[in-house]
Context: one part of a larger RNA
RNA sequence: CUGGGCGUAAAGGGCGCGUAGGCGGUUUAGCAAGUCAGAUGUAAAAGGCCACGGCUCAACCGUGGAUAUGCAUCUGAAACUGCUAGGCUAGAGGGCAGGAGAGGGGAGUGGAAUUCCCGGUGUAGCGGUGAAAUGCGUAGAUAUCGGGAGGAAUACCAGUGGCGAAGGCGACUCCCUGGACUGGCCCUGACGCUGAGGCGCGAGAGCGUGGGGAGCAAACAGGAUUAGAUACCCUGGUAGUCCACGCUGUAAACGAUGGGUGCUAGGUGUGGGGAGCGGAAGCUUUCCGUGCUGUAGGAAACCCAAUAAGCACCCCGCCUGGGGAGUACGGCCGCAAGGCUGAAACUC
Numbered sequence: 001c002u003g004g005g006c007g008u009a010a011a012g013g014g015c016g017c018g019u020a021g022g023c024g025g026u027u028u029a030g031c032a033a034g035u036c037a038g039a040u041g042u043a044a045a046a047g048g049c050c051a052c053g054g055c056u057c058a059a060c061c062g063u064g065g066a067u068a069u070g071c072a073u074c075u076g077a078a079a080c081u082g083c084u085a086g087g088c089u090a091g092a093g094g095g096c097a098g099g100a101g102a103g104g105g106g107a108g109u110g111g112a113a114u115u116c117c118c119g120g121u122g123u124a125g126c127g128g129u130g131a132a133a134u135g136c137g138u139a140g141a142u143a144u145c146g147g148g149a150g151g152a153a154u155a156c157c158a159g160u161g162g163c164g165a166a167g168g169c170g171a172c173u174c175c176c177u178g179g180a181c182u183g184g185c186c187c188u189g190a191c192g193c194u195g196a197g198g199c200g201c202g203a204g205a206g207c208g209u210g211g212g213g214a215g216c217a218a219a220c221a222g223g224a225u226u227a228g229a230u231a232c233c234c235u236g237g238u239a240g241u242c243c244a245c246g247c248u249g250u251a252a253a254c255g256a257u258g259g260g261u262g263c264u265a266g267g268u269g270u271g272g273g274g275a276g277c278g279g280a281a282g283c284u285u286u287c288c289g290u291g292c293u294g295u296a297g298g299a300a301a302c303c304c305a306a307u308a309a310g311c312a313c314c315c316c317g318c319c320u321g322g323g324g325a326g327u328a329c330g331g332c333c334g335c336a337a338g339g340c341u342g343a344a345a346c347u348c
Base pairs, nucleotide, nucleotide: 003320004319005318006317007302008301012316014201015200016199017198021194022193023192025088026087027086028085029084030083031082033081034080035077036076037075038074039073040072041071042070049065050064051063052062053061054060091191092188093187094186095185096183097182098181103177104176105175106174107173108172109171110154115149116148117147118146119145120144121143125136126135162169163168206247207246208245209244210243211242215241216240220236221235222234223233258315259314260313261312262311263310266293267292268291269290270289271288272287273286274285275284276283277282297304298303321348322347323346330341331340332339333338
């Protein structure tokens, strides 16, 4: 390389948009590049293969044949692929009418709780633990009532509920805005799928500048525990956590399962729509989503099973024994931390 693979054995890119490229519904006509058929030319000899022959055999050598699956030209075929022209509506998209949603961004508002400050009541404790101590408190704490400040998070509702491509999204109101779903007619007429590079988005931690800082809390300090205790427990506590703008670009970024399309038994729950029947409750049915269970089938097993890991096709990414190593070197990116790409010697 061929091949075989990628839920858990090595292997799905964190996610999207999209360039080149690859692949592509149905029908008519044409062309003849791919494809197929025939003919002609060429494909040196030697070698190899087959047959016969010459050296007593063989090696060696001679003669003939087949092969040389190729290339070029000409003639022809037109099913398939392609190209050109035209048509279609089942893919895709648009218009119309609806209802659902923590989808995104901005502005504003509310209540509960913690902490702090002021005032009242009140007195000796509070706090904390396995038990304690550090700590706080007669300069009046804890508890309790009233008032105020400030920051962060939004109890119940809440649900293998919803929305989003992923990361993720949860109080309420308003403004701006994306997507999906359902219904039936109308419109466009293959406009599609995937996607190397590329561009964008991307939890947390971290970085830069400025703000903010209630609670929590790396580091740090003290108290305990212990043989020790640079921990687990306790009392404190700074970055940080929050906001704005910029950077970083990672993750068990997980369903450890790339995207698209079609096909392949059922049963049962739940979210959002539609249709029919019904006075209603509800029943039947259909589409989209989300769970459980299970037949065929698959699987090394576990298990998967219309939300496939089944049966197929198209496109991308990736794997090829363990360690060395996601390291070194180089390159690119970054303020840095570091990220991306990514070996070898050696060794088992």

Record summary
This is a predicted structure of a 348-nucleotide part of an RNA (small-subunit ribosomal RNA, central domain) from Caldanaerobacter subterraneus. Its mean pLDDT, the model's own confidence on a scale to 100, is 91. RNAcentral holds the full RNA, with entries from Greengenes. It matches the Rfam family "Bacterial small subunit ribosomal RNA".